[in-house]
RNA sequence: GACAAAGGCAAACCGCUCGAAAGGGCGGGACGCAAAGCCACGGGCCUACGCUCCUUAAGUUGUCACUUAGAGUAGGGCCGCCGGGUUACCGAA
Numbered sequence: 001g002a003c004a005a006a007g008g009c010a011a012a013c014c015g016c017u018c019g020a021a022a023g024g025g026c027g028g029g030a031c032g033c034a035a036a037g038c039c040a041c042g043g044g045c046c047u048a049c050g051c052u053c054c055u056u057a058a059g060u061u062g063u064c065a066c067u068u069a070g071a072g073u074a075g076g077g078c079c080g081c082c083g084g085g086u087u088a089c090c091g092a093a
Base pairs, nucleotide, nucleotide: 001090008033009032013028014027015026016025017024018023031080037086038085039084041083042082043081044078045077046076049075050073051072052071053070056069057068058067059066060065
C1' cells in the first nucleotide's frame, strides 16, 4: 500500500512500583500510530543526584571551610520531535 480482511502497538488519566528528578516497569485505559518494532548515531527537547562556580546572594566560622539559595553542567532520560541505521507481519489491483 485497497473506503478490504487478519493481526499489532497504546497518548492522556488511574493504581502499584523503581528513580533525586526527568523518566522507566507492570496492570487498567485508548488519543492516536503503517514501522507508535528495535538502536540515543546526528540535531532537538527534558531533568540536575553528583560536580563546578566557591561569592553570585545570604548565613555560620579564628582560619581551612561549611550550610541554604542561585547559575552552569550529562556520567541520566525521551526514538509517540526530526533525520539516519536496522529488522519485519498481512494482502488485492

Record summary
c-di-GMP-I riboswitch aptamer from a soil metagenome, 93 nucleotides, folded computationally. The coordinates come from a structure-prediction model, not an experiment, and the mean pLDDT is 84. Rfam family: c-di-GMP-I riboswitch aptamer. Clan: c-di-GMP_I riboswitch clan. The model forms 95% of the base pairs in the Rfam consensus.